RNAcentral holds the full RNA, with entries from ENA and SILVA. Small-subunit ribosomal RNA, central domain from an uncultured organism, 350 nucleotides, folded computationally. Its mean pLDDT, the model's own confidence on a scale to 100, is 88. Rfam family: Bacterial small subunit ribosomal RNA.
Context: one part of a larger RNA
RNA sequence: CUGGGCUUAGAGGGUGCGUAGGCGGCUUAUCAAGCAUUAUGUGAAAGCCCUCGGCUCAACUGAGGAAUUGCAUAAUGAACUGGUAAGCUUGAGGUGCGUCGGGGCCGGAAGAACUCUGGGUGGAGCGGUGAUAUGCGUAGAUAUCCAGGGGAAUGCCAGUGGCGAAGGCGUCCGGCUAGGCGCAAUCUGACGCUAAGGCACGAAAGCGUGGGUAGCGAACGGGAUUAGAUACCCCGGUAGUCCACGCUGUAAACGUUGUGCACUGGUUUCGGGAACCUCUGACGGUUUCCGGAGCGUAGAAAAAUCGUUAAGUGCACCGCCUGGGGACUGCGGCCGCAAGGCUAAAACUC
Numbered sequence: 001c002u003g004g005g006c007u008u009a010g011a012g013g014g015u016g017c018g019u020a021g022g023c024g025g026c027u028u029a030u031c032a033a034g035c036a037u038u039a040u041g042u043g044a045a046a047g048c049c050c051u052c053g054g055c056u057c058a059a060c061u062g063a064g065g066a067a068u069u070g071c072a073u074a075a076u077g078a079a080c081u082g083g084u085a086a087g088c089u090u091g092a093g094g095u096g097c098g099u100c101g102g103g104g105c106c107g108g109a110a111g112a113a114c115u116c117u118g119g120g121u122g123g124a125g126c127g128g129u130g131a132u133a134u135g136c137g138u139a140g141a142u143a144u145c146c147a148g149g150g151g152a153a154u155g156c157c158a159g160u161g162g163c164g165a166a167g168g169c170g171u172c173c174g175g176c177u178a179g180g181c182g183c184a185a186u187c188u189g190a191c192g193c194u195a196a197g198g199c200a201c202g203a204a205a206g207c208g209u210g211g212g213u214a215g216c217g218a219a220c221g222g223g224a225u226u227a228g229a230u231a232c233c234c235c236g237g238u239a240g241u242c243c244a245c246g247c248u249g250u251a252a253a254c255g256u257u258g259u260g261c262a263c264u265g266g267u268u269u270c271g272g273g274a275a276c277c278u279c280u281g282a283c284g285g286u287u288u289c290c291g292g293a294g295c296g297u298a299g300a301a302a303a304a305u306c307g308u309u310a311a312g313u314g315c316a317c318c319g320c321c322u323g324g325g326g327a328c329u330g331c332g333g334c335c336g337c338a339a340g341g342c343u344a345a346a347a348c349u350c
Base pairs, nucleotide, nucleotide: 003322004321005320006319007304008303012318014201015200016199017198021194022193023192025088026087027086028085029084030083031082033081034080035077036076037075038074039073040072041071042070049065050064051063052062053061054060091191092188093187094186095185096183097182098181099180100179103177104176105175106174107173108172109171110154114150115149116148117147118146119145120144121143125136126135162169163168206247207246208245209244210243211242215241216240220236221235222234223233258317259316260315261314262313263312266295267294268293269292270291271290272289273288274287275286276285277284299306300305323350324349325348332343333342334341335340
């Protein structure tokens, strides 16, 4: 340099934005860098290859040719790539009207449950388990009623449903803010796709400072079980779980399926919009755009299965894999307060 791959066998980066780079719509003109043709020069000799010759043959060797696929220069060509100039609207984007949603941030409010405190009733148990016990209770528990305080989470609606780039997002109201989709006209005029580095976001746990702590609950203590029981079960319970700010940067961060574009039979269903039809209209029907699912044609696939939301048919760009273990390791570097993260071998062994 090349090949084959990445749903499940090794392999899609956790996600996005975006720099360089790579790639890039339609038309016209032009340039001639790429590209093509021709010519000239050069591309040492020897060797390889071809032809002829010399040693009796051959090896060996002499001569000529070819080749040396390269480089440079000149001329010509202009379809394609590229440059320049001009234009276009279908890609992309903007404006308008409408609409959708647990999208995000901030503030306020509510009800149920729980727990604590005070008071009333009441008077012996409660609690817990397979069964017990630890535990709580005559200093009055459990139960029940009233009042008050507190923290966390928002039942039903709820969905095979919605929104978000992903992580993720669910009581109600208000404020601020981002986005998608539909429709029609209009504007800009290729402004695009991808994206190494980079930057930002990124569940849970964990860390720092300060606050908060009802319930739950690593650690820990106790009771059981057991041969033992550093567990499973029970009674307690600290960190944590919650809030603010800062860090960490990982995951079965999964659709185990990178992003974008184009093309390729159907059918059922859910969510959002538009148009038309049905005398009107709720409703219904048809068509269409966007999104979520089920079944399946062709095709693909080792099969399972995928199948217009492709794993089909193609193109562009990025990431990644290359036998198992050693090893999501060592060393070094970078990052982090730490925990650790990222990058990432070898000996040896099968």